[in-house]
Context: one part of a larger RNA
RNA sequence: AAUGAACGUUGGCGGCGUGGAUUAGGCAUGCAAGUCGAACGGACCUGGCUUCGGCCAGGUUAGUGGCGCAAGGGUGAGUAAUGCGACGGUAACUAACCCCAUGGUUGGGUAUAGCCACGGGAAACUGUGGGUAAUCCCCAGCGAUGUCACGAGGAGACAUCUCUUUGUGACCAAAGCUUCGGUGCCGUGGGACGGGCUGUCGUGGUAUUAGGUAGUUGGCGGGGUAACGGCCCACCAAGCCUACGAUGCCUACCGGGCGUGCGAGCGCGACCCGGCACACUGGGACUGAGACACUGCCCAGACUCCUACGGGAGGCUGCAGUCGAGAAUCUUCGGCAAUGGGCGCAAGCCUGACCGAGCGACGCCGCGUGGAGGACGAAGGCCUUCGGGUUGUAAACUCCUGUCGAGGGGGAAGAAGGCCCCGAAAGGGGCUUGACUGAUCCCUGGAGGAAGCACGGGCUAAGUUCGUGCCAGCAGCCGCGGUAAGACGAACCGUGCAAACGUUAUUC
Numbered sequence: 001a002a003u004g005a006a007c008g009u010u011g012g013c014g015g016c017g018u019g020g021a022u023u024a025g026g027c028a029u030g031c032a033a034g035u036c037g038a039a040c041g042g043a044c045c046u047g048g049c050u051u052c053g054g055c056c057a058g059g060u061u062a063g064u065g066g067c068g069c070a071a072g073g074g075u076g077a078g079u080a081a082u083g084c085g086a087c088g089g090u091a092a093c094u095a096a097c098c099c100c101a102u103g104g105u106u107g108g109g110u111a112u113a114g115c116c117a118c119g120g121g122a123a124a125c126u127g128u129g130g131g132u133a134a135u136c137c138c139c140a141g142c143g144a145u146g147u148c149a150c151g152a153g154g155a156g157a158c159a160u161c162u163c164u165u166u167g168u169g170a171c172c173a174a175a176g177c178u179u180c181g182g183u184g185c186c187g188u189g190g191g192a193c194g195g196g197c198u199g200u201c202g203u204g205g206u207a208u209u210a211g212g213u214a215g216u217u218g219g220c221g222g223g224g225u226a227a228c229g230g231c232c233c234a235c236c237a238a239g240c241c242u243a244c245g246a247u248g249c250c251u252a253c254c255g256g257g258c259g260u261g262c263g264a265g266c267g268c269g270a271c272c273c274g275g276c277a278c279a280c281u282g283g284g285a286c287u288g289a290g291a292c293a294c295u296g297c298c299c300a301g302a303c304u305c306c307u308a309c310g311g312g313a314g315g316c317u318g319c320a321g322u323c324g325a326g327a328a329u330c331u332u333c334g335g336c337a338a339u340g341g342g343c344g345c346a347a348g349c350c351u352g353a354c355c356g357a358g359c360g361a362c363g364c365c366g367c368g369u370g371g372a373g374g375a376c377g378a379a380g381g382c383c384u385u386c387g388g389g390u391u392g393u394a395a396a397c398u399c400c401u402g403u404c405g406a407g408g409g410g411g412a413a414g415a416a417g418g419c420c421c422c423g424a425a426a427g428g429g430g431c432u433u434g435a436c437u438g439a440u441c442c443c444u445g446g447a448g449g450a451a452g453c454a455c456g457g458g459c460u461a462a463g464u465u466c467g468u469g470c471c472a473g474c475a476g477c478c479g480c481g482g483u484a485a486g487a488c489g490a491a492c493c494g495u496g497c498a499a500a501c502g503u504u505a506u507u508c
Base pairs, nucleotide, nucleotide: 001507002506003505005504006503007502008501009500012367013366014365015364016363017362018360019359025323026322027321029320030319031318034067035066036065039064040063042061043060044059045058046057047056048055049054074278075277076276083203084202085201086200087199088198089197090196093195094194098191099190100189101188102187103186104185105184106140107139108138109137115130116129117128118127119126120125146171147170148169149168150167151166152165153164154163155162156161176183177182204250205249206248211241212240213239216238217237218236219235221233222232223231253275254274255273256272257268258267259266260265280301281300282299283298284297303314304313305312306311331357333356334355335354339353340351341350342349343348370400371399372398373397380391381390382389383388404449406444407443408442409441413437414436417432418431419430420429421428422427452497453496454495455494456493457478458477459476463492464491465490466489467488473480474479
């Protein structure tokens, strides 16, 4: 000098930050991911028409379908390298939404939820039969700029190949909705954002760990993957790593950065940003552009709960909150107004992301606790050589001020947008959106509501008296205390810092 601090004494206000570091221990309750009726058939409600069969319009919505749920949010258990960082490679790859370019969008069919009927079960849930729609699913057709095979020419290169021109053959797609303005759907190429894999170098301690390794190291052939590869498999060879520290053990998420220091360095990795890993513990795959998926599924285990004992349900390392452990870390708050995200043509809906408020002097910063005058100097306290000195212009008293706080008023700004109307457009007009904060300003009132903590032997700024008597105690080091203690305790006085001051712990 510093800290995500804690403890003791004290405590006026505001701004900006920050707050479970320990048990990755267990969790009651609420909320944290939905949305679309402009994909689809129904059901219900309202209104209108009706030839009484129904039809139309509007609204709500369980279900099918689409997109999202792989983001956002949390944590740091594991990981010393399947991680991270710097610079590269991919001629070994991918790619939903978005943008650009180009071409296309033909004709049929079968189901199934919802619904109806009948059931089973305590519940969770579930069975059978009938029947229905689609941008659900399936079949066929067309078909290249795509893929593959064969052939010819050119270019490149790290070469088992890549790019490009051209010929032939095989294979492969699609979906509609509409207020008629549009918007969707399919193929291919390119881009953007993102991701996979991979190379070199860097990235703790320990030799009181010296050998380790059989899919091990390489090859041939296959399988698998978006893709290279012992990634996996059959066969063949016997290799591969290692004192430039293999292997083992211990510790530890990594970086941008943060602290300190003139620097070199040393220590750290809270908050914020990027990456990685994890989601009760272990394992597994499904769906999908993307997961081996925090609030999806299956299996096993531990734990908790419900049960009609047959069987079921759950996962806060999301936001609050609770118990436990601990020196120790907050509200079961408000709002989608802003920013951003998902869905939707939109209106809008959802959003514990986020924006705000609350609590904590936990940190930093700012402000205040009054100003001027006022005595040959009150009282009181303390000391005294008894003369006085000091507290001390300090107080009282007089004249002022009105910061902050208190009460009231006021409302800028945080608002960009959205809807409606006119217009060809540019643009114009009208209506409307603030959870929370609330400035400058105005009024009321009046010094009123606001100072402590540590220290005073030396280091180190600041001393006297009394009490105590190696006792009680102090102490960071040296050391004080055994009868005049500037070092213990108290008082007065002083010194330092100040809404804080000290102590402890840790780093430099």
Small-subunit ribosomal RNA, 5' domain from an uncultured bacterium, 508 nucleotides, folded computationally. Its mean pLDDT, the model's own confidence on a scale to 100, is 85.